A computed fold for a 97-nucleotide RNA from Falsirhodobacter flavus, annotated as TPP riboswitch aptamer (THI element). It was read from a public genome assembly, where an Rfam model found it. Its mean pLDDT, the model's own confidence on a scale to 100, is 81.
RNA sequence: GGAUUGCGACAGGGGCGCUCGGAGGAAUCCGGGCUGAGAAGAACCCUUUGAACCUGAACCGGAUAAUGCCGGCGGAGGGAGGCGCGCGAAGACGGCG
Numbered sequence: 001g002g003a004u005u006g007c008g009a010c011a012g013g014g015g016c017g018c019u020c021g022g023a024g025g026a027a028u029c030c031g032g033g034c035u036g037a038g039a040a041g042a043a044c045c046c047u048u049u050g051a052a053c054c055u056g057a058a059c060c061g062g063a064u065a066a067u068g069c070c071g072g073c074g075g076a077g078g079g080a081g082g083c084g085c086g087c088g089a090a091g092a093c094g095g096c097g
Base pairs, nucleotide, nucleotide: 001093004090005089006085007084008083010081011047012046013045014044016041017034018033019032020031021030022029023028053078054077055076059072060071061070062069
């Protein structure tokens, strides 16, 4: 000189599918595979600066062993936060001594 804009505790919101094998009368449980931050973990994601998540939706197109797996729908509608600290601060990186 300088991209960049956050941190904390508390509180709250949310999803968990597809598939193969095994066990079981069944409910369900165990193990492997796929995508993903997360497929029941004291975890992960999100909280209006809101694409976390829900609705439309048993939707449309594509791909796949199969599935929200990818894209569209779509910045469409809905959706859970107040407080304290911080921009006179912090600072990746670069230059000079």